[in-house]
Molecule: SAM riboswitch aptamer (S box leader)
Organism: Maribacter sp.
RNA sequence: UUGUUAUCAAGAAAGGUGGAGGGAUUAGACCCUAUGAAGCCUUAGCAACCCUUUGUUUCUAUAAUAAAGAAGGUGCUAAAUUCUACCAACUGUUGAAAUUAAUUCAGCAUAUCGGCAGAUAACGA
Numbered sequence: 001u002u003g004u005u006a007u008c009a010a011g012a013a014a015g016g017u018g019g020a021g022g023g024a025u026u027a028g029a030c031c032c033u034a035u036g037a038a039g040c041c042u043u044a045g046c047a048a049c050c051c052u053u054u055g056u057u058u059c060u061a062u063a064a065u066a067a068a069g070a071a072g073g074u075g076c077u078a079a080a081u082u083c084u085a086c087c088a089a090c091u092g093u094u095g096a097a098a099u100u101a102a103u104u105c106a107g108c109a110u111a112u113c114g115g116c117a118g119a120u121a122a123c124g125a
Base pairs, nucleotide, nucleotide: 001125002124003123004122005121006120007119008118013043014042015041016040017039021032022031023030026085027084028083029082044077045076046075049073050072051069052068053067054066055065056064057063081117086114091109092108093107094106095105096104097103
C1' cells in the first nucleotide's frame, strides 16, 4: 500500500508543552477554539478487537457459543463517522393528459435501510 471479515447513535480527560487553527477529503450547514486549536509528552480512564479463565456443544480440537475478567498488544476519551450530498419500490402531495374517475406521465417531500467514502481491529498478500 492492498484484500477479506467484523464494528462504528453506548462509554471514557486532566496536566505540561505549543501558539492558531480544528471537526478525514470536496461543497454547504453547524459546532469547537486566545476561558488557548492542531501537533507532541506524561498520567488517568473507557471499551473489550486480539487476549486470559471457566462452562456448554461437537468425533477431537486450535472450531462454535455463553459468562466472567483486564496483566499484555492495538484503539479510543465534544457533538451519530457532527449533519447533508448517491439510491424513492411504497406512501403523501402538486401539475399535465382526459368530460369525470380509473389510468399514465412529470416534479417535490419523506431514509436509524442500502450504496460510496472513511475510521478501528483481526487475519492475509